[in-house]
């Protein structure tokens, strides 16, 4: 020095729910709360997983409606990349 990872400290963060804003929805923001988290800080990069308002694809219909993608969400689905407190054994 690096890796791993207690016990203590020092902090960080904010589930459900509620209220209020926004979205076409999924859900995001914002108070208030605290279930939990070593990375529950960031990043949509393979994957799941979810949404469908315009537009588009198939089917049916000629009002509508359904279906696939795509678009968009979600990193507190997990993987990967990358940052990173403290620290015995």
């Nucleotide at each position: 020095c690096g890796g791993u990872u207690a016990c203590a400290a020092a902090g960080g963060c904010a589930a459900a729910a509620u209220c209020a804003g926004u979205g076409a929805a999924a859900g995001c923001u914002g108070a208030u709360g605290a279930c939990g988290c070593a990375a529950a800080a960031c990043u949509a990069u393979a994957g799941g997983a979810c949404c469908u308002a315009a537009a588009u694809u198939a089917u049916a219909a000629a009002u509508c409606a359904u279906u696939a993608a795509a678009u968009a969400u979600u990193u507190g689905u997990g993987g990967g990349g990358a940052u990173c407190c403290a620290u015995a054994a």